[in-house]
Transfer RNA from a Defluviitaleaceae bacterium, 74 nucleotides, folded computationally.
Its Rfam family is "tRNA". The family's RNA type in Rfam is transfer RNA.
The coordinates come from a structure-prediction model, not an experiment, and the mean pLDDT is 80.
RNA sequence: GGGUCCUUAGCUCAGUUGGUUAGAGCGCUCGGCUCAUAACCGAGUGGUCCCGGGUUCGAGUCCCUGAGGACCCA
Numbered sequence: 001g002g003g004u005c006c007u008u009a010g011c012u013c014a015g016u017u018g019g020u021u022a023g024a025g026c027g028c029u030c031g032g033c034u035c036a037u038a039a040c041c042g043a044g045u046g047g048u049c050c051c052g053g054g055u056u057c058g059a060g061u062c063c064c065u066g067a068g069g070a071c072c073c074a
Stems, first nucleotide, its partner, number of pairs: 001073007010026004019057001027045006050066001052064003
């Protein structure tokens, strides 16, 4: 220098040819249980979907630019 892929909650990730309220597990907070802790049970808590722009009635999803990361070629 060229190419491919990834970026969604504090963490790990899902999101089914664009569709109406964006989710799961773990975590965290409060309560229950226990002599107590863990485990377990109940309730609660979660987001500018990496930035910017475009297409569309409608974008996490499609297109373009940029940023960060992984890998391959040279």